[in-house]
Context: one part of a larger RNA
């Protein structure tokens, strides 16, 4: 573009595509077998490994936007407190995110047609013969069952909800018309505030009838007891005020800032 009027939401599943792992251990049972040494089919329980999947509660990593302690110099006139530069200067810790060595869970069951093979019946060929007619077991494989994409599946499916069948010209074989305009619905986009959504397109949550960001305020969480002053001590430091101070991405609250302003979208073979 299409899907034959324009939209919203929820779906069937043709087709295609993903998985299919394997090990010990133990029960049956030291049993059948085997002189013995050995040593099971079957059936049941348990527990890994390796892959794949999601995902941070808990152990951890990372966490140059957190919090401390520290050294050299340089600065804020000094002093006290900061503050810059040195690999984030070096070290101790550390939110949220991401993540794995963490945590969950998966390939279970089972249905059906079969290979090879095992049978039943059974003639051809008075026997015999799993085949020649006919019937049946029988595998990780096959075809399904279990995820995931999927109506551009042009064979363009189905379900509900929502608007909608105008107006005014022009042409006319007066039937009508694949003409041009108005009007601008349902919805949609442009923009914008944003996101555990993302190369960018998209996707979600929000645009004042608003909690979408950011500030504010309450909490949480981290670092560990600020500054300042008393006290004690020559002084280095100790201690009280003090489980303080401060504090990213967290949770939650509140319209203080910032969502301004537009544009398109029917009237039917």
């Nucleotide at each position: 573009c299409g899907u034959a009027c324009g939209a919203g939401u929820c779906u069937u599943g043709a087709a295609g595509g993903g998985c299919c792992a394997u090990c010990a251990c133990u029960c049956u049972a030291g049993u059948a077998c085997g002189a013995g040494a050995g040593g099971a089919u079957u059936g049941g329980g348990u527990g890994g490994u390796a892959c794949g999947u999601g995902c941070c509660u808990c152990u951890g990593g990372u966490g140059u936007a957190c919090c401390u302690g520290u050294u050299g110099u340089c600065g804020c006139g000094c002093u006290a407190g900061c503050g810059g530069c040195a690999c984030c200067g070096c070290a101790g810790g550390g939110u949220a995110g991401c993540u794995a060595a963490g945590c969950a869970c998966g390939g279970a069951a089972u249905g059906g047609a079969u290979a090879a093979c095992c049978g039943c019946u059974g003639a051809a060929g008075g026997c015999a013969u799993c085949u020649a007619a006919g019937c049946g077991g029988g595998a990780a494989g096959c075809c399904g069952u279990c995820c995931c994409u999927a109506a551009g599946a042009u064979g363009a499916g189905g379900a509900c909800u929502c608007g909608g069948u105008g107006c005014u010209c022009c042409c006319u074989u007066c039937g009508g018309g694949u003409g041009a305009g108005c009007u601008g619905a349902a919805g949609a986009c442009c923009c914008c505030u944003g996101g555990a959504a993302g190369a960018c397109g998209a996707c979600c949550a929000g645009g004042u009838u608003g909690a979408u960001a950011g500030g504010c305020c309450g909490g949480g969480u981290g670092u560990g007891u600020a500054a300042g002053g008393g006290c004690a001590g020559a002084g280095a430091u100790g201690u009280c005020c003090u489980c303080a101070g401060c504090u990213a991405a967290c949770c939650g609250g509140u319209a203080c800032u910032a969502a301004c302003g537009g544009u398109c979208g029917a009237g039917a073979g």
A computed fold for a 269-nucleotide part of an RNA from a Phycisphaerae bacterium, annotated as large-subunit ribosomal RNA, domain VI. Its mean pLDDT, the model's own confidence on a scale to 100, is 86. It was read from a public genome assembly. It matches the Rfam family "Bacterial large subunit ribosomal RNA".